[in-house]
Model confidence (mean pLDDT): 76 of 100. The RNA shown here (SAM-I/IV (S-adenosyl methionine) riboswitch aptamer) has 95 nucleotides and comes from a soil metagenome. Rfam family: SAM-I/IV (S-adenosyl methionine) riboswitch aptamer. The literature on the family includes a 2014 paper in PNAS by Trausch et al., "Structural basis for diversity in the SAM clan of riboswitches". The RNAcentral record of the sequence draws on MGnify.

């Protein structure tokens, strides 16, 4: 520098320096990688990487604004135009 922060979703386990914070599982999104034919668009699908599951302040309960926050892929290596992963499925429309 873009782009979101309306909504959405745990009476869960476990540890700890216990007002809280990490982890594992579940769940929610759908910001990036992957998949749905080679290209673009719409639209899905949820595998690999986040992030969430508890925004905060002004202002009048308003508009809007500030301020935080989150993404803008991951890894592995000899850091090189080099390498490695991403269920199942006869799995969409349209140019």
């Nucleotide at each position: 520098g873009c782009a979101u922060c309306c909504g959405g979703a745990g009476u869960g386990g476990a540890g700890c320096u216990c007002g809280g914070c990490u982890c594992c599982c579940g769940c929610c999104a759908a910001c990036c990688u992957g998949c749905c034919u080679g290209c673009c668009c719409g639209g899905g699908c949820a595998a690999g990487g986040u992030g969430g599951u508890u925004u905060c302040c002004c202002g009048c309960g308003g508009a809007g604004g500030g301020a935080g926050a989150u993404g803008c892929g991951g890894c592995c290596u000899u850091u090189c135009u080099g390498g490695c992963a991403a269920a199942c499925a006869u799995a969409c429309g349209g140019g």